This is a predicted structure of a 115-nucleotide RNA (SAM riboswitch aptamer (S box leader)) from a Crocinitomicaceae bacterium. Its Rfam family is "SAM riboswitch aptamer (S box leader)". Gene Ontology term of the family: regulation of gene expression.
[in-house]
RNA sequence: GACUUAUGAAGAAAGGUGGAGGGAUAGGCCCUGCGAAACCUUGGCAACCUAACUAGAUCAAACUAGAAAAGGUGCCAAAUCCAGUACUGAAAAGGUGUUCAGUAAGAGAUAAGUU
Numbered sequence: 001g002a003c004u005u006a007u008g009a010a011g012a013a014a015g016g017u018g019g020a021g022g023g024a025u026a027g028g029c030c031c032u033g034c035g036a037a038a039c040c041u042u043g044g045c046a047a048c049c050u051a052a053c054u055a056g057a058u059c060a061a062a063c064u065a066g067a068a069a070a071g072g073u074g075c076c077a078a079a080u081c082c083a084g085u086a087c088u089g090a091a092a093a094g095g096u097g098u099u100c101a102g103u104a105a106g107a108g109a110u111a112a113g114u115u
Stems, first nucleotide, its partner, number of pairs: 001115007013042005021031003025084001027082002043076003048072002050068001053066004080107001085104007
């Protein structure tokens, strides 16, 4: 890098270095010299992997339900910030479309597994 599966309206920031960008995306809308990205330190969130331990189950295990002390990742503005493709419904207006609501897909993100 590719594939498979799962998840996403919740949650969680301070300091230092740095010095102008950042939010994946040719749109929108935001964040940012009251200091962007990046890096470092410390802290936190969460529960995907994992788990001391607890209860059930068992001859014993497997297994089931909990459990965040330890470990592997991840994350710590805004719904994955919103949209983009298709469909459904509603509204207004007159045009090959607009706005609103919903569903599904796509894309991207993270984890676990495979290659």